[in-house]
Model confidence (mean pLDDT): 80 of 100.
The RNA shown here (transfer RNA) has 74 nucleotides and comes from an Actinomycetota bacterium.
It matches the Rfam family "tRNA". The family's RNA type in Rfam is transfer RNA.
The sequence was found in a public genome assembly.

RNA sequence: GGGCGUGUAGCUCAGUUGGUUAGAGCACUGCCUUCACACGGCAGGAGUCGGGGGUUCGAGUCCCUUCACGCCCA
Numbered sequence: 001g002g003g004c005g006u007g008u009a010g011c012u013c014a015g016u017u018g019g020u021u022a023g024a025g026c027a028c029u030g031c032c033u034u035c036a037c038a039c040g041g042c043a044g045g046a047g048u049c050g051g052g053g054g055u056u057c058g059a060g061u062c063c064c065u066u067c068a069c070g071c072c073c074a
Stems, first nucleotide, its partner, number of pairs: 001073007010026004019057001028044005050066005
């Protein structure tokens, strides 16, 4: 330098043919429970969907570009 893949909550990940509110587990906070801790129960907070642009009535999803990481080729 070229090709392919990945990027979504603090972490690990899901997300159907583009469709109305973006989700799960763990973690975190508060309460209940306990002499106390753990476990368990209830409630809650947390997201520019890597960045920018485009197409569309509508984009996490399609197109272009760019950044980071990984693999392969040179």